[in-house]
RNA sequence: UCGAUUAGAGUUUGAUCAUGGCUCAGGAUUAACGCUAGCGGUAUGCAUAAUACAUGCAAGUCGAGCGCCCCGCAAGGGGAGCGGCAAACGGGUGCGUAAUACAUAUUUAAUCUGCCCAUAAGAGGGGAAUAACUAGUUGAAAGAUUAGCUAAUACCCCAUAGGAAAUUUUUUCUUCGGAAGAAAUUUUUAAAGUUGCGUUUGCAACACUUUUGGACGAGAGUAUGUCUUAUCAGAUAGUUGGUGAGGUAAUGGCUCACCAAGUCAAUGACGAGUAGCUAUGCUGAGAGGUAGAAUAGCCACAAUGGGACUGAGAUACGGCCCAUACUCCUACGGGAGGCAGCAGUAGGGAAUUUUUCACAAUGGGCGAAAGCCUGAUGGAGCAGUACCGCGUGGAUGAUGAAGGCCUUUGGGUUGUAAAAUCCUUUUAUAUGAGAAGAAUUGUGUUAAUAGGAAAUGAUUAAUAAAUGACUGUAUCAUAUGAAUAAGUAACGACAAACUUCGUGCCAGCAGUCGCGGUAAUACGAAGGUUGCAAGCGUUAUCCAGAUUAACUGGGUGUAAAGGGAUGCGUAGGCUGAUAAUUAAGCUAGGUGUUAAAUAUUAUUGCUCAAAAAUAGUAUGCAUUUAGUACUGAUUAUCUAGAGUUGGAUAGAGUGUUUUAGAACUCCAUGUGGAGCGGUGGAAUGCGUAGAUAUAUGGAAGAAUACCAGAAGGCGAAAGCGAAAACAUAGGUCCAAACUGACGCUUAGGCUCGAAAGUGUGGGGAGCAAAGAGGAUUAGAUACCCUUGUAGUCCACACCGUAAACGAUGAUCAUUAGAUAUUUUGCCUCUAUGAGGUGAGUGUCGUAGCUAACGCGUUAAAUGAUCCACCUGAGUAGUACAUUCGCAAGAAUGAAACUCAAACCGGAAUUGACGGGGACCUGCACAAAUGGUGGAGCAUGUUGUUUAAUUCGACAGUACACGCUGAACCUUACCAAGACUUGACAUCCGCAGCAAAGCUACAGAAAUGUAGUGGAGGCUAACUGCGAGACAGGUGAUGCAUGGUUGUCGUCAGUUCGUGUUCGUGAGAUGUUGGGUUUAUUCCCGCAAUGAACGCAACCCCUGCGGCUAGUUAAUUUUCUAGCUGGACUGCCCGUGUAAACGGAAGGAAGGUGGGGACGACGUCAAAUCAUCAUGUCCCUUAUGUUUUGGGCUACAAACGUGCUACAAUGGUUGAUACAAAGUGUUGCAAAACCGUAAGGUAGAGCUAAUCACAAAAAGUCAAUCUCAGUUCGGAUUGAGGGCUGCAAUUCGCCCUCAUGAAGUUGGAAUCAUUAGUAAUCACGAAUCAGACAUGUCGUGGUGAAUACGUUCUCAGGUCUUGUACACACCGCCCGUCGCACUAUGAGAGCCGCUAAUACUUAAAACCGUUUAUCUAACUGUUAAAGAGGAAGACGUCUAGGGUAGGAGUGGUGAUUGGAGUUAAGUCGUAACAAGGUAACCGUAA
Repeated sequence: UCGAUUAGAGUUUGAUCAUGGCUCAGGAUUAACGCUAGCGGUAUGCAUAAUACAUGCAAGUCGAGCGCCCCGCAAGGGGAGCGGCAAACGGGUGCGUAAUACAUAUUUAAUCUGCCCAUAAGAGGGGAAUAACUAGUUGAAAGAUUAGCUAAUACCCCAUAGGAAAUUUUUUCUUCGGAAGAAAUUUUUAAAGUUGCGUUUGCAACACUUUUGGACGAGAGUAUGUCUUAUCAGAUAGUUGGUGAGGUAAUGGCUCACCAAGUCAAUGACGAGUAGCUAUGCUGAGAGGUAGAAUAGCCACAAUGGGACUGAGAUACGGCCCAUACUCCUACGGGAGGCAGCAGUAGGGAAUUUUUCACAAUGGGCGAAAGCCUGAUGGAGCAGUACCGCGUGGAUGAUGAAGGCCUUUGGGUUGUAAAAUCCUUUUAUAUGAGAAGAAUUGUGUUAAUAGGAAAUGAUUAAUAAAUGACUGUAUCAUAUGAAUAAGUAACGACAAACUUCGUGCCAGCAGUCGCGGUAAUACGAAGGUUGCAAGCGUUAUCCAGAUUAACUGGGUGUAAAGGGAUGCGUAGGCUGAUAAUUAAGCUAGGUGUUAAAUAUUAUUGCUCAAAAAUAGUAUGCAUUUAGUACUGAUUAUCUAGAGUUGGAUAGAGUGUUUUAGAACUCCAUGUGGAGCGGUGGAAUGCGUAGAUAUAUGGAAGAAUACCAGAAGGCGAAAGCGAAAACAUAGGUCCAAACUGACGCUUAGGCUCGAAAGUGUGGGGAGCAAAGAGGAUUAGAUACCCUUGUAGUCCACACCGUAAACGAUGAUCAUUAGAUAUUUUGCCUCUAUGAGGUGAGUGUCGUAGCUAACGCGUUAAAUGAUCCACCUGAGUAGUACAUUCGCAAGAAUGAAACUCAAACCGGAAUUGACGGGGACCUGCACAAAUGGUGGAGCAUGUUGUUUAAUUCGACAGUACACGCUGAACCUUACCAAGACUUGACAUCCGCAGCAAAGCUACAGAAAUGUAGUGGAGGCUAACUGCGAGACAGGUGAUGCAUGGUUGUCGUCAGUUCGUGUUCGUGAGAUGUUGGGUUUAUUCCCGCAAUGAACGCAACCCCUGCGGCUAGUUAAUUUUCUAGCUGGACUGCCCGUGUAAACGGAAGGAAGGUGGGGACGACGUCAAAUCAUCAUGUCCCUUAUGUUUUGGGCUACAAACGUGCUACAAUGGUUGAUACAAAGUGUUGCAAAACCGUAAGGUAGAGCUAAUCACAAAAAGUCAAUCUCAGUUCGGAUUGAGGGCUGCAAUUCGCCCUCAUGAAGUUGGAAUCAUUAGUAAUCACGAAUCAGACAUGUCGUGGUGAAUACGUUCUCAGGUCUUGUACACACCGCCCGUCGCACUAUGAGAGCCGCUAAUACUUAAAACCGUUUAUCUAACUGUUAAAGAGGAAGACGUCUAGGGUAGGAGUGGUGAUUGGAGUUAAGUCGUAACAAGGUAACCGUAA
């Protein structure tokens, strides 16, 4: 510079926004599990028990160092031993280790380095042993031991030489610490070897010695970085430093002696837990987060612990010694061993491979070399463990085959899919061909080069032959033939993909929400579909999503979160203006480094890819050069911040002392005489021993009315209120003299800190936890009442918490205003006021902010600095631990477990609700009349009974309801008897002079048998027989439904369009407000405007008139039918803006004239599957059909609705008057006659304004009864009749005579009704053969009373308010107790583990000391002896062991504490509404 790069969703609610957690979609893995499986390539493969290991192998090699032995004719080969090099590499593992580690950078002038390279020099002279071997002894073995012989590149001594070390002198350089050099003195070395060549002194190769340098490798130091925990806060005696010494390759307390008392630590020491570190891997837009498999670097370890030896290098995985544990052998005396090498075994575990081939390649060890060794390595085997690639076929193919599945039965789908036809052959099978990896070694031959006398040799080149574990592998060719090859998960939403059957809160699913209780796209199966594919899914873990720890990039008024304090103040962080210097931070360039691999870019090309190869690229650290705006450092200066000074000023600021008046109480005395007090109402209590009341006097303690109507004042907060005095602190204003950044914030720290509470001593009037008594109550450990102790007050000392709140940390600056009976300074003016300017205190409000509410110069706006705090809810401010406290307790402060949310998480919205508020309406109350509830009966229901008593309806909104009518039928129920394609519908085949009807017999009948009969039909209507499709079901589900209905409610409401309206949104507005109305009726106003469904009107009946027609004896006033008129607040008066209201007139009727039909959006899963219809399920010789009989009518009891009564406003008897509306041919039935009557005989008339039912009754006029269980009342029962009907017993109605029960006006409670109404009196009709009708629906007659009014009860409407309710108060919800389960604290203790401490014991080994024992090399007069060594003993130290008391930590523990969870347990009702005593915070009882 260019390019690339950042996604969300589900779930709290009736809905909304925000907060906030949980969950999902993505990628990844050394994975495991389930189902399935054709091939190849490349990788990877014990994550658990660093548990234990059988067996084999993993490190040897050199005869060109040496002697001996064996085989062989020899060449040569072999064996053990001495000797050399290697075995410290390679390979494994991750125990330990939070820094003796690692990473990065740097230092070593404080160091070493075998083999290798280069450099310079050299290799002279001697000596003494020893293994092997031989001969003994001993042991089970491993092995040990004695005597003797022998060699070396084994060992020892001397010489030579530079070099090194020490001492002395001196020169140069320097980072001032040292470094390099020169001279002198002292001390200190060698393999004379092997092989080859050569005519000899020799030469060459390898090995060796010394010097200097390099390379490689290693040691040591410094800085920075590197997990969690402060419920680990102090740690440390070799500890920190110094001097000296020792030790080391080397610095250093590394070690020791002495001296000093330091050193580390809130920038987290010390301790505890966990952990190998890194390059890197995964993820992520990135910043980050997480991991440390494979590969590579470093470290640590090798059964556990300790130790040294050898060596250049080890404190040594396949070496040694010791201790411990374990295993094995044993002759019991003693020995042997270490797979965290490769395979493999056991064990553990969800889980991880073959006891393979080869040194052909790469690399390593030894060797001069050939070569030998190499479980390093290269390969193969096993495993879909991961990544990558290939295949399971391609084209055509509709009658859209069959089968499957679904179906509205038409069809659809599987599906061009298959079959079929034509192709191809990757793969597979068979046969054949067949690479690369292998030549830079070495060998043979040839040639060249340098040096050499020459030769061997060295180096280089050419050439030839040989060498492959994998492997007859990769690859290629030919042949055959679609042939050999598809699964898995899901399909309610998130999230791509749907139906049927089975099941029936069961079985089961589930990542979250959730699904399943008879129509499950969610369970199981099938068909279909979707995704991925030799794999798919699940589980586990990590990152992302999660801006959900926020550096990038969050918050704290009410959601979690501001510390009680704006007190003081330390460290720390931040910090005004000007100038100069510097260059630490900062910026730019260069250099070094940043191992390789990885990543990334480009290229190459194993056919591609995964792999692989080549080249490039880096944000870190160090260093260097330059820059200087800003920050820092240093210096100098300034005055705007801050402070000092002077002058004013307000105040319940603080402390101490003193004083005052009012009230309460108590005491004394007087007066007085019966109650007082208290409550919703009472009682306890006080009082004739004189209270209360009243008067006077006195005492005591506490608190300070008015002033001060609180948006008032002061204080850091807590808090402060009579007055005076004394003492004292801070603020504000004005002036601008002084200092000159002295400032802000503040972890830790110190101080203050309401009430309650604590200690000691006082005080105690009133009030008042606890306590007592009285009430209330189901209870009342409360609310109310009467008392009453701590306490409240003072002094001193503690406590340290509150809803300690403005739920709002402090400081600085910036950003519209308005307002105030406000407080307090200063200034100006026209001065009891106005204006300006400071400091405060309130309210409203712009911009802006906020989830919203709201905040808004007193910010929750904008910008800056510092501190505190938050991260789902519960557990829990609990447990443990620590600190503080006399105690109560306070501070700090978890986890396990449970939930998917948390309504004791926020704000707002719509409803619903309130023992919240306001307004309004209603026979809702009130006023009045009559009832029910008591009796008897009728009727319905429950319950009980029964073979059956069919079923439904259950607050209001079931109960004289479905039923407007159960003796049979009805009928659905029960018993018994029959039928089975059926009583009923459609279709098919066969048969028929058939069926109906009638008769007889059997039978309870259905039915069966026999006879008779015979119009019509013969194209089969009808009957019979047969077969199956089907019929049939008052069987289930009204919670699968349609339709219909009830109810709120004839209440005035319900809703929508548009809107440049308001709000993020749910939503709001309209529809609210002021009036008015029966009415969301109308008017006015208004960010609304305009509409819809309701209201009203239109319809019917009724009341008045007119016209026409009918009826009729009648043009009857009337009656009937149709049409029409009439009433609209139209007119008048008053009030009012208007709507409208009040009043009058006229009128039959007056303000909707009266009544009916008509019932908005919706509510109650309201009622009905038994009116009907209908999905699904169930029955099919029965849950269907049919017959007879029975039952629905039962009867201890309860309830509802009614009738009749209880009598004189009445009963009985006689006489007498006036309706309306209906009904009638299977009918109503008159007159007449019979019967006491029900009724009978009879049949006129009427298909109805004509005839009939039909008499209206209360009423009126008389008579009688005279207050009684009656001349009231009529139940019950007996006898006798009538009617209907096939039939009257279960089980009908009516009549006559006789009988003559309860009942004397009805408890608590409760119902209806506002005018032609209630009450009362009769009449009719439907259903119906008859009737249990006192019911229901209609008709008219007579005909009242009362309404002050809206306080209360009930119901409803509108507005508003609160809400933790939304299944909506029949809501929600708290706590104890009881049962079960879960985790956890305490607990007499018990059992381990870890790291230390003290004392004790002490192996091996190093070091030191010592010795009367032993001793080849050197010295020595070859004698003694010495030097040196060996062995022993002792000492220091020490692994380990033992003892002791503690510390920390884990497990377990009778019992015990609370916590959590658990559809329907107990007791209450604490909270949410004024939650029925407003709630809440702290404290005490």